[in-house]
RNA sequence: AGAGUUUGAUCCUGGCUCAGGAUGAACGCUGGUGGCAUGCUUCACACAUGCAAGUCGGAUGGGAAGUGGUGUUUCCAGUGGCGGACGGGUGAGUAACGCGUAAGAUCCUGCCCUUGGGAGGGGGACAACAGCUGGAAACGACUGCUAAUACCCCAUAUAAAUAAGGCUGAGGAGCGAAAGGAGCAAUCUGCCCAAGGAGGGGCUUGCGUCUGAUUAGCUAGUUGGUGAGGUAAUAGCUUACCAAGGCAAUGAUCAGUAGCUGGUCUGAGAGGAUGAUCAACCACAUUGGGACUGAGACAAGGCCCAGACUCCUACGGGAGGCUGUAGUGGGGAAUUUUCCGCAAUGGGCGAAAGCCUGACGGGGCAAUGCCGCGUGGAGGUAGAGGCCCUCGGGUCAUGAACUUCUUUUCCUGGAGAAGAAAAAAGGACGGUAUCCGGGGAAUAAGCAUCAGCUAACUCUGUGCCAGCAGCCGCGGUAAGACAGAGGAUGCAAGCGUUAUCCAGAAUGAUUGGGCGCAAAGCGUCUGUAGGUGGAUUUUUAAGUUCGUUGUCAAAUCCCAGGGCUCAACCCUGGAAAGGUGGUGAAAACUACUAAGCUAGAGUACGGUAGGGACAGAGGGAAUUUCCGGUGGAGCGAUGAAAUGCGUAGAGAUCGGAAGGAACCCCAACAGCGAAAGCACUUUGCUGGGCCGACACUGACACUAAGAGAGGAAAGCUAGGGGAGCAAAUGGGAUUAGAGACCCCAGUAGUCCUAGCCGUAAAUGAUGGAUAUUAAGUGGCUGUGCAUAUCCACCCGUGCAACGCUGUAGCUAACGCGUUAAGUAUCCCGCCUGGGGAGUACGUUCGCAAGAAUGAAACUCAAAGGAAUUGACGGGGGCUCGCACAAGCGGUGGAGCAUGUGGUUUAAUUUGAUACAAAGCGAAGAACCUUACCAGGGUUUGACAUGCGUGAAUCCUCUUGAAAGAGAAGGAGUGCCUUCGGGAAUGCGACACAGGUGGUGCAUGGCUGUCGUCAGCUCGUGCCGUGAGGUGUUGGGUUAAGUCCCGCAACGAGCGCAACCCUCGUGUUUAGUUGCCUUAGUUUGGAACUCUGAACAGACUGCCAGUGUUAAGCCGGAGGAAGGUGAGGAUGACGUCAAGUCAUUAUGCCCCUUAUGCCCUGGGCGACAGACGUGCUACAAUGGAUGGGACAAAGGAUCGCGACCCCGCGAGGGUGAGCUAACUUCAAAAACCCGUCCUACAUGAAGCCAAAAUCGCUAGUAAUCGCCGGUCAGCUAUACGGCGGUGAAUUCGUUCCUGGGCCUUGUACACACCGCCCGUCACACUAUGGGAGCUGGCCUUGCCCGAAGUUGUUACCUUAACCGCAAGGAGGGGGAUGCCGAAGGCAGGGUUAGUGACUGGAGUGAAGUCGUAACAAGGUAGCCGUACUGGAAGGUGUGGCUG
Repeated sequence: AGAGUUUGAUCCUGGCUCAGGAUGAACGCUGGUGGCAUGCUUCACACAUGCAAGUCGGAUGGGAAGUGGUGUUUCCAGUGGCGGACGGGUGAGUAACGCGUAAGAUCCUGCCCUUGGGAGGGGGACAACAGCUGGAAACGACUGCUAAUACCCCAUAUAAAUAAGGCUGAGGAGCGAAAGGAGCAAUCUGCCCAAGGAGGGGCUUGCGUCUGAUUAGCUAGUUGGUGAGGUAAUAGCUUACCAAGGCAAUGAUCAGUAGCUGGUCUGAGAGGAUGAUCAACCACAUUGGGACUGAGACAAGGCCCAGACUCCUACGGGAGGCUGUAGUGGGGAAUUUUCCGCAAUGGGCGAAAGCCUGACGGGGCAAUGCCGCGUGGAGGUAGAGGCCCUCGGGUCAUGAACUUCUUUUCCUGGAGAAGAAAAAAGGACGGUAUCCGGGGAAUAAGCAUCAGCUAACUCUGUGCCAGCAGCCGCGGUAAGACAGAGGAUGCAAGCGUUAUCCAGAAUGAUUGGGCGCAAAGCGUCUGUAGGUGGAUUUUUAAGUUCGUUGUCAAAUCCCAGGGCUCAACCCUGGAAAGGUGGUGAAAACUACUAAGCUAGAGUACGGUAGGGACAGAGGGAAUUUCCGGUGGAGCGAUGAAAUGCGUAGAGAUCGGAAGGAACCCCAACAGCGAAAGCACUUUGCUGGGCCGACACUGACACUAAGAGAGGAAAGCUAGGGGAGCAAAUGGGAUUAGAGACCCCAGUAGUCCUAGCCGUAAAUGAUGGAUAUUAAGUGGCUGUGCAUAUCCACCCGUGCAACGCUGUAGCUAACGCGUUAAGUAUCCCGCCUGGGGAGUACGUUCGCAAGAAUGAAACUCAAAGGAAUUGACGGGGGCUCGCACAAGCGGUGGAGCAUGUGGUUUAAUUUGAUACAAAGCGAAGAACCUUACCAGGGUUUGACAUGCGUGAAUCCUCUUGAAAGAGAAGGAGUGCCUUCGGGAAUGCGACACAGGUGGUGCAUGGCUGUCGUCAGCUCGUGCCGUGAGGUGUUGGGUUAAGUCCCGCAACGAGCGCAACCCUCGUGUUUAGUUGCCUUAGUUUGGAACUCUGAACAGACUGCCAGUGUUAAGCCGGAGGAAGGUGAGGAUGACGUCAAGUCAUUAUGCCCCUUAUGCCCUGGGCGACAGACGUGCUACAAUGGAUGGGACAAAGGAUCGCGACCCCGCGAGGGUGAGCUAACUUCAAAAACCCGUCCUACAUGAAGCCAAAAUCGCUAGUAAUCGCCGGUCAGCUAUACGGCGGUGAAUUCGUUCCUGGGCCUUGUACACACCGCCCGUCACACUAUGGGAGCUGGCCUUGCCCGAAGUUGUUACCUUAACCGCAAGGAGGGGGAUGCCGAAGGCAGGGUUAGUGACUGGAGUGAAGUCGUAACAAGGUAGCCGUACUGGAAGGUGUGGCUG
């Protein structure tokens, strides 16, 4: 520090995911050890049992033990003192002066410290105890005795400093202390008053402290004052009266959530998240209320009351509170011992010894975390076994074994601490840490991963199954992705997974993002608060800057040093950034104050353009309707029609009238307006702009949350109006249907008046303002200057408005570009993945329609923008082809042949299936072939190699359909040899053979097709961020990317063409079996035909025209042949998972007494119907018959077979000749000449063939015969060749089909056989509404009213004091008033759960109906609105171009 994922590929936007760190964690597998930490995050749920707060006999009465007595010792139930307000726990509540930080004034303070004083004299009780008595108990009642540092009374007193200062009170005056104990004693300790201190606490204030506006108003003791009360103290803290205030958009109130902080985790930082352990503060103690005591509490291991719960009970009544420490149950994914000790540190009491202390110090449990160590080190070779394998080997593996060394750890024996604080004693931990011996490699390695991200690869199994998965995604028979194994990688006593937080994420952007088209500029304007603001001087010092100072506890982090062997851990010291308070200084900037300025802004003045607004008046053309005339059959409509109108007179035409709406041409990327919008003419009234000149004001400005105003069309209400047009509706067409497009009608509406609505693709998809930054050009739009004698132009120039091209710059690109989307400043609005959804709920507005505001659950890994290459289009342009057209002949109908599907069958073996399967594989199925079926056999095999052994073999017989099996008998020992053996062959056992079994979607090879179409690419350069482009496009031309010209391209390759073969002309040469000669293959000849070979010839070479002086085209000459002379072979990059495992080869899988092999018979030939390819025909351009003529190419020795004879004939007999230019097949046929007949020609169907469809452009089509291969023969009408006769037509490229090039649109890229929308049906999921129902919380009013404080009362009672007494003061009890918790009644708000039924949404495999969108998507699409329809949708009206 980045990476993966949208696409065929690219750039961008944008989300999702990963790699890092962390945790009080949990789970899975595994587990040697030590140190240091940590350990109920959930039910503030309920708790058995033990312990956790006592102490003092030197305050005190007394009891007990013991004693002969005095003394002594010990214990402590009671009285009394101090302490139980600390320590320990928890985080429920609390959004608060609770906490943090910084200040403040109106207070209290036990124990402790300092200072100054004081303690004189009296008195009366009450527990304990004793007696008696109630009760189950808890616990009491009564009578009597008694002490004190318990209680009470009197006296005394309160100094000094600067006014006052013990308390109350204005003052007079009144009130107000004490305690002793120990000791022989010195003395010590306690007590009282006063002042001060320290530490602690109470109170007040500034600032900071989560979310929600779908919470906007809240508040009556509320805000303030006065009097009174009250408190330690200020205060509405309380109360009476008075006033009507106080808080809030800088977010009050309400709701939700939450202890706060130091810190902790993360991050480069800014930040974000968090608040366990440790520390500070706060709050709480079963729930709620209350006070008492006290220095301190409203206390909880104290009290009272009420509620819930639990326990005891003799049913009368009582007891309790683990959120102390252990522990139990419950909850939960989940969190420990009912341990040891007060030795240390600290606390309480005590004069002290000491006692108490689950605070604390320790040990135990737990890999919960961090840190450290180990599981051995060195040498060492044969190379087992596993796995893989190309069978050669490789790897685990310089691993094990073996030899040697060491002993951290382990076991064992011995020694043995510090921790104890200057005498002694005192150690839970602990015989621990540590040290010294001995023993022996001995006791100690796992977990996850291995397609990419991401380090690490193979085999086997499985076969879209089982499963994996963080994201993209793997798995459908060769899975590096599942499972196992081998190996490898990573970390290591741990390793993975899950959960959560931060980072990456610049993905909420202060640092540090955006808004034309990706999400995002309010539809427009005015303007309030707020924010921001020209230039000069001055004041102040709020912001700002600098200095100084206080503080932000300790711990933590950081730095330095030190201590445990290191580290973690611990100790000591130091420092910093930043916050905040005080104080001093500066005055540049912002702000404040004061004064002036004119450049911003405005006012007045002079001009000026304009569909700017409102109101009135007027006008003509046209449509329609009505009236009248002429006239007489159609009109109108459409792709074509029909509905419709018309002989009751339409349409057409002429004249007249009525009425409503809209204003032709001019008219223009022209004008005006904030936008919406605005157009006949004219009048009135009125808003704004621009230009000129520079008189006036003097910053008056910009923006703008809330707020207000304007706001197309549609729509709504009321009243008018209604010509045309026209949602809905009706009818006619179209159609599979047509709720549409088209046609005929037609109502709301469109128009006016008054009022609502408040939205549009309200768009420049671009907020407003200011400044600044190259040019060129236009119409001109407006208006100045200058020029011009005037007017009107032209030229130049200034300001303002509207356009085009374009530099720099910006942008993802497209593009923008002085009218910015450049460079800057200010202010506002808005965005944060797609869907769900602009939906639901709530609220506001509206008559309604609806508008505004505006979520969540759930779901996906994308959605999207721009550009690129293709493909496609019922887009465009150019162009080619028997593609159409023009022609000729066919197929489709008939009969037959043949192939296929289907059906049938024991089997009808199999492959091929649009063109590009179907007379195809098959150039020939009676057996064989043959792969199929039935039956019979066989198992190292019909065939190959290796081993052993034997020669082999032949003949005869039985059985059998054959194959084969069996029986005996006979014949026979062979060939080569280097003597080792070999060849051939039989038998035997095992390795193996064998398979036309599967997979052509595992393959090689071969082939088809687009297509003999003209295309397909590369190197370098250039352009682009890039995919890519250029070249290869353009202008011509060609059969051709053929050639020429031009050009940021220049060249090159595979294709085209040419080179090859055949045919056509000639020359030369050679000629037998050919040719000529001849009766004659005797001989001779070499001219011709023919045959073979080698050459020549054709290149737009020549001429004329045309074309760009080009390439070329057109015409002509010559020539056997002329523009590729004709035909063939030749098939670019690629496409179709095209065809073939049955030609062959081949991976994998499958069979192995069978899916192999042999044999017999059958089948491949079946037959209702369907399709393809052919043959023969339907006849007179013919048929039949007699005669006659002319080819080319090819075959032949198990062959072709002549002449001759026989047969009606197929053929038979004989057999010459020929291994072929020699003989033979062999007759060519159509054709020509002559003759016969008209009967559908002897008898089927059939008399030229529907829709549709095929071939062919010249020696072609058509027609005629001949030959060959395969082959014993043949089903050949097939296939491949050969020649004979021998046409017609092509205007042309509109259309059909296929191809090529350029361009355009695209939501397609499996590429239109694409993509994709909505209803309906089914399943699942979450959610809204819903008569209601059930809880929680908050709240209002009323009722009841416990405990208790306080007030009142004088009913009862009463030791101390007063009084001679009566009595009083004071106290207690009772009663009662206010307040008052829980409870009750009646409402309200809010929230959660649930609910018959119901609404839409989302997701699902191959369901149904249509085809709305993407191409002109077949009616361009979309936005707002209204109506309408099964559904997508359609139509009207206005708008947009995306």